[in-house]
Molecule: transfer RNA
Organism: Candidatus Magasanikbacteria bacterium UBA922
RNA sequence: UCCCUUGUAGUUCAAUGGUAGAACACCUCGCUGUUAACGAGGGGGUUCCUGGUUCGAGUCCAGGCGGGGGAG
Numbered sequence: 001u002c003c004c005u006u007g008u009a010g011u012u013c014a015a016u017g018g019u020a021g022a023a024c025a026c027c028u029c030g031c032u033g034u035u036a037a038c039g040a041g042g043g044g045g046u047u048c049c050u051g052g053u054u055c056g057a058g059u060c061c062a063g064g065c066g067g068g069g070g071a072g
Stems, first nucleotide, its partner, number of pairs: 001071007010024004018055001026042005048064005
């Protein structure tokens, strides 16, 4: 320098172009001698950045930035 892949909640990951979700973690409550476990509820998101396409973009397109892999 070139090619491929990836970037979403604190973490690991979902989401056919049509309301951004789950699990774990965190907080509150219940349960009890206490903790753990278990049960119920709750908070938490500029979907890496800038543009474009579209009635509508996490998703498609272009460029950039970061991670991983490969070629020279």